[in-house]
RNA sequence: GACAAGGGCAAACCGCUCGAAAGGGCGAGACGCAAAGCCACGGGCCUACCCUCUUUCAGGACGAAAGAGCAUGGUCGCCGGGCUACCGAA
Numbered sequence: 001g002a003c004a005a006g007g008g009c010a011a012a013c014c015g016c017u018c019g020a021a022a023g024g025g026c027g028a029g030a031c032g033c034a035a036a037g038c039c040a041c042g043g044g045c046c047u048a049c050c051c052u053c054u055u056u057c058a059g060g061a062c063g064a065a066a067g068a069g070c071a072u073g074g075u076c077g078c079c080g081g082g083c084u085a086c087c088g089a090a
Stems, first nucleotide, its partner, number of pairs: 001087001008033002014027005031077001037083003041080003044075003051069007
C1' cells in the first nucleotide's frame, strides 16, 4: 500500500460439539480484512456457575424465588501495544 502478481483468512446464518453463560472447536458458508497472523500487556466491552449482601415465602433449621455486587471466565474481526510475515508500483 497499487484496478499489480501469487495467494491467505473467514463475519452472519445453519449443522454437530464443549461450556452455567459470554463464548470456543469442527464442518458448511462469505460480510468483510494488507496483518481479520500470534500474544490478554494497557484500556473498553460481554457473561456471572460459585460466592457475598438485600427482599419475599417460610418462621427452628434446611431450603426456594427475585434483585444487586463480583472475573481468576471471555472478546485480538473493539482500540492501543508487543512479536512475526508474502509481494514490491507510486
The RNA shown here (c-di-GMP-I riboswitch aptamer) has 90 nucleotides and comes from a soil metagenome.
The coordinates come from a structure-prediction model, not an experiment, and the mean pLDDT is 87.
Rfam family: c-di-GMP-I riboswitch aptamer. Rfam describes the family as follows. GEMM was predicted in a large-scale screen for bacterial structured RNA regulatory elements. Rfam links the family to the GO term cyclic-di-GMP binding.